[in-house]
Context: one part of a larger RNA
RNA sequence: GGACGAACGCUGGCGGCGCGCCUAACACAUGCAAGUCGAACGGAGUUAUUAGGAGCUUGUUUUUCUUAACUUAUCGGCGAGCGGGUGAGUAACACGGGAGUAACCUGCCCUGGAGUGGGGGACAACAGUUGGAAACGACUGCUAAUACCGGAUGAGCCCACGGCCCGGCCUCGGGCUGAGGGAAAAGGAUUUGUUCACUUCUCGAUGGACUCGCGACCGAUUCGCUAGUUGGUGAGGUAACGGCCCGCCAACGCGACGAUUGGGAGCCGGACUGAGAGGUAGAACGGACGCAUUGGGACUGAGACGCGGCCCAGACUCCUACCGGAGGCAUCCGGGGGGGAUAUUGCACGAUGGGGGAAACCCUGAUGCAACCACGCCGCGUGGACGAAGAAGGUUUUCGGAUUGUAAACUCCUGUCGUUAGGGGAGAUAAUGACGGUACCUAACUAGAAAGCACCGGCUAAAUACGUGCCAGCAGCCGCGGUAAAACGUAGGGUGCAAGCGUUAUCC
Numbered sequence: 001g002g003a004c005g006a007a008c009g010c011u012g013g014c015g016g017c018g019c020g021c022c023u024a025a026c027a028c029a030u031g032c033a034a035g036u037c038g039a040a041c042g043g044a045g046u047u048a049u050u051a052g053g054a055g056c057u058u059g060u061u062u063u064u065c066u067u068a069a070c071u072u073a074u075c076g077g078c079g080a081g082c083g084g085g086u087g088a089g090u091a092a093c094a095c096g097g098g099a100g101u102a103a104c105c106u107g108c109c110c111u112g113g114a115g116u117g118g119g120g121g122a123c124a125a126c127a128g129u130u131g132g133a134a135a136c137g138a139c140u141g142c143u144a145a146u147a148c149c150g151g152a153u154g155a156g157c158c159c160a161c162g163g164c165c166c167g168g169c170c171u172c173g174g175g176c177u178g179a180g181g182g183a184a185a186a187g188g189a190u191u192u193g194u195u196c197a198c199u200u201c202u203c204g205a206u207g208g209a210c211u212c213g214c215g216a217c218c219g220a221u222u223c224g225c226u227a228g229u230u231g232g233u234g235a236g237g238u239a240a241c242g243g244c245c246c247g248c249c250a251a252c253g254c255g256a257c258g259a260u261u262g263g264g265a266g267c268c269g270g271a272c273u274g275a276g277a278g279g280u281a282g283a284a285c286g287g288a289c290g291c292a293u294u295g296g297g298a299c300u301g302a303g304a305c306g307c308g309g310c311c312c313a314g315a316c317u318c319c320u321a322c323c324g325g326a327g328g329c330a331u332c333c334g335g336g337g338g339g340g341a342u343a344u345u346g347c348a349c350g351a352u353g354g355g356g357g358a359a360a361c362c363c364u365g366a367u368g369c370a371a372c373c374a375c376g377c378c379g380c381g382u383g384g385a386c387g388a389a390g391a392a393g394g395u396u397u398u399c400g401g402a403u404u405g406u407a408a409a410c411u412c413c414u415g416u417c418g419u420u421a422g423g424g425g426a427g428a429u430a431a432u433g434a435c436g437g438u439a440c441c442u443a444a445c446u447a448g449a450a451a452g453c454a455c456c457g458g459c460u461a462a463a464u465a466c467g468u469g470c471c472a473g474c475a476g477c478c479g480c481g482g483u484a485a486a487a488c489g490u491a492g493g494g495u496g497c498a499a500g501c502g503u504u505a506u507c508c
Base pairs, nucleotide, nucleotide: 001508002507003506006504007503008502009501010500013380014379015378016377017376018375020372021338026336028334031332035078036077037076043072044071045070046069047068048067051064052063053062054061055060056059085291086290087289095215096214098212099211100210101209104208105207109204112201113200114199115198119149120148126141127140128139129138130137131136157182158181159180161178162177163176164175165174166173167172187196188195189194217263218262219261224254225253229251230250231249232248233247234246236244267287268286269285271280272279273278293314294313295312296311297310316327317326318325319324344370346369347368348367352366353364354363355362356361383413384412385411393404394403395402396401418445419444420443421442422441423440427435452497453496454495455494456493457478458477459476464491465490466489467488473480474479
């Protein structure tokens, strides 16, 4: 000198764009953050309606039937593994760069092929009974489906066994073929044209999984470490390879090219600095990873060992009729606590994107916006011109003057900004605008609301007076202060930066 997720002191006019718990991964009141589909299904309810019946208060009540619209708890489908947060753990194939899978999976989507025939039994809802303070159950009975189950069919697929051919990269890979065994399906809407779904196979796309070479902290005042350890074999398990797991067998495997152990740490693109080499850090934005009160476990599913799912255990908090229950802000706000320190319990789905749906649409604290904060960067302003009686006042003085100083006043002007009024683009596509009557434009009005902070001994731009008297104090280093202090304090003057200026912490 530059930088900063900064803080503190003094000061503070506006706008644009960004940033904003670095500490306690501390414990959290309330609200919100993941739903949607009635065009899968049976009910229930509401409203209207058609045709009857029964009452009577003769225009209404109730009941049965027809039709239509709407609502939706359950069952069912898809989603909830995304999006959002955080960095505790992790020195590891976690990450980055590169390669491999002849050892793998992939819902929705795309290409192409083949299908969708016929049956069955349940369980919710509902009705009834019943337990419990509650949370939540139990029993009996009825019922539907794109829920569940058996049989049929099989272009292709899977399994084990043969035959032939081609290829390679060690296990091997691919194609054709024979007979045997096995596994499918669901309907809805309809203007009857279709359309959306369903089953199976194939190719792709996307997303993932696994393996390997290399790279990347400190300590040797950590030198030996290792028993599923290292390898083989056979079973099991997985989407798949593998001590991944298990039985048996062998005794290996790693290490001064730093094993093991201890400490501290999330990684990268990028960021800061520097001429570069390098050094430092990894906020915001983007990528992959780990985590979701602590520890463990599986279920469901294409995908999880699952932040707003389940089960168990621990700690904590809450309810209780004391038998038993409920909870998890490292989502967005917000309160407490900690701290030098970090914001609103805001608006909207108008845009972009996501989930569901045929669609209308619904949901979306993702996102878009607004509020707060000079926290940062950038831009603008606090007026311009004229004006010597060099006014008054201040400071100083050798008492002549010098300086503040064209500075002010005065005169003329302008209108950034401000106030008031009018108009009002684009973001939006035919419609829909939270932002917002905002940005912007026009007119009128008035210099009106708008300058501070640090420094002035040398380094280092800028000097005098008074007070103080090794005191009070200053100080980044050298050093100032003990009676004429340009170094302390004050004043006026000056210098530097400027809505900031200084100080402190940290990095280069």
Background:
The prediction has a mean pLDDT of 84. Predicted 3D model of a 508-nucleotide part of an RNA (small-subunit ribosomal RNA, 5' domain) from an uncultured bacterium. Its Rfam family is "Bacterial small subunit ribosomal RNA". Rfam links the family to the GO terms structural constituent of ribosome and ribosome.